[in-house]
The RNA shown here (Glycine riboswitch aptamer) has 106 nucleotides and comes from an Anaerolineae bacterium. Lineage of the source: Bacteria > Bacillati > Chloroflexota > Anaerolineae. Rfam family: Glycine riboswitch aptamer. From the family's description: This family represents the bacterial glycine riboswitch. It was read from a public genome assembly, where an Rfam model found it.
RNA sequence: GACGGAUGUGGGGGAGAGGCCUUCUCCGAAGGCGCCGAAGGGGCAAGCGGGCUGUAUGACCGACAGCACCGGCGAAACUCUCAGGCAAAAGGACCCCAUGUCCUGG
Numbered sequence: 001g002a003c004g005g006a007u008g009u010g011g012g013g014g015a016g017a018g019g020c021c022u023u024c025u026c027c028g029a030a031g032g033c034g035c036c037g038a039a040g041g042g043g044c045a046a047g048c049g050g051g052c053u054g055u056a057u058g059a060c061c062g063a064c065a066g067c068a069c070c071g072g073c074g075a076a077a078c079u080c081u082c083a084g085g086c087a088a089a090a091g092g093a094c095c096c097c098a099u100g101u102c103c104u105g106g
Base pairs, nucleotide, nucleotide: 004103005102006101007100008099009098010097011096012095013094018033020032021031022030023029024028034086035085036084040082041080042079043078047073048072049070050069051067052066053065054064055063
């Protein structure tokens, strides 16, 4: 200690979907039906790795090709709708500004 990365804090922006019905101890909670996707969480492609088979070889490694094998790895704003949400408030992925810590180290 630049650029870059991770993460915390503060500020700004920030969508979607019933101000639904019933009950209660009523700024809310529970139950019911209908919806939303951008807290969080789950799932998957190509590809990679492994295994097996084949070609070539005296044979092996390696290479190449194939496989309906693997509870292996593998992305999202896609998808699921568990969680969360459906007036306002709160929250809110993500973006911007400021700043702290850590990693890297021109």